[in-house]
Formats: sequence, structure tokens, C1' cells
RNA sequence: CCUUUGGGGCGAGGUGCAAUUCCUCAACCGGCGGUAAAGUCCGCGAGCCGUUUAGGCAUGAUACGGUGCAAUUCCGUAACCGACAGUAUAGUCUGGAUGAGAAAAGG
Repeated sequence: CCUUUGGGGCGAGGUGCAAUUCCUCAACCGGCGGUAAAGUCCGCGAGCCGUUUAGGCAUGAUACGGUGCAAUUCCGUAACCGACAGUAUAGUCUGGAUGAGAAAAGG
């Protein structure tokens, strides 16, 4: 430098003109690198601004117990979190996106 790869997930009932968005019950999902194997630790990406380079801004969430040389990563228990736009208020619907991208593999 080139090529390829590179995000998952909701049902039932209720109210209502209208809700997969509210309420009740019961589920489900987890990008990339680091590190004892991580949605919740550290760092990065996704958003916005910008001369689209550099750079700047914004950006959620975990405790206890056990094993161990070592784990907020494993095991057990109980929790918690989720961009922007649209729409009756959305992590799971629709859309920007056949996009972008941390990065991985190959040549």
C1' cells in the first nucleotide's frame, strides 16, 4: 500500500383514538484492544464540531462470597446500564446505515 472481515436483542395482558415506547407480568442482547477469559476495570470505536487532517466536545452501568500465584474478567448469588432522529415517552420497532468504525486476518 492492497484485499477481505468487522453489532446483538420482546412477547402476553391492560389503558387509550393512537403505545413492540406508558402500566403489570415475564423475557432477551452485549463492538474492538489490554489484563486470569470483562456490557459495568483501563483504553478505544460509534455521536457532534472542525480546514473532515491535526485537534476539540460529548459519552452509561457492580457489589458480596468462593477458588487461585494472579480474576470488579472464572464459579455462585443478587444487581445495574444502554447514542441520535422518528413515532404516545423505545437498549430490542423504523431511520441515517448497501454508511462509518475501533480492530482482526491475509497478501

The RNA shown here (FMN riboswitch aptamer (RFN element)) has 107 nucleotides and comes from uncultured Phascolarctobacterium sp. The sequence is in RNAcentral, with records from MGnify. The organism belongs to Phascolarctobacterium, within Bacteria. Rfam family: FMN riboswitch aptamer (RFN element). From the family's description: The RFN element is a highly conserved domain that is found frequently in the 5'-untranslated regions of prokaryotic mRNAs that encode for flavin mononucleotide (FMN) biosynthesis and transport proteins.